[in-house]
RNA sequence: CGCUUAUCAAGAGAGGCUGAGAGACUGGCUCUGUGACGCCCGGCAACCUAUCCGAUGGGACAAGGUGCUAAUUCCCGAUAGAUGAGUA
Repeated sequence: CGCUUAUCAAGAGAGGCUGAGAGACUGGCUCUGUGACGCCCGGCAACCUAUCCGAUGGGACAAGGUGCUAAUUCCCGAUAGAUGAGUA
């Protein structure tokens, strides 16, 4: 990078560092120095593992692996994107 599959209307700090841009892309519309993006901590969730209950389904937990933490995937569009799990 490709393929398969599930999900994407809920949820999540008035913390620390940094310092100018950010929201994938198009067109919009927004966020931002009353400090964005990023990193750390915190938090949310519960896809996978573990554990427990129940038992073919499922439920609990949240220790481990990811993820997420402005706006419905911010909105429209597309042979689009994101994330998890699996796979050559």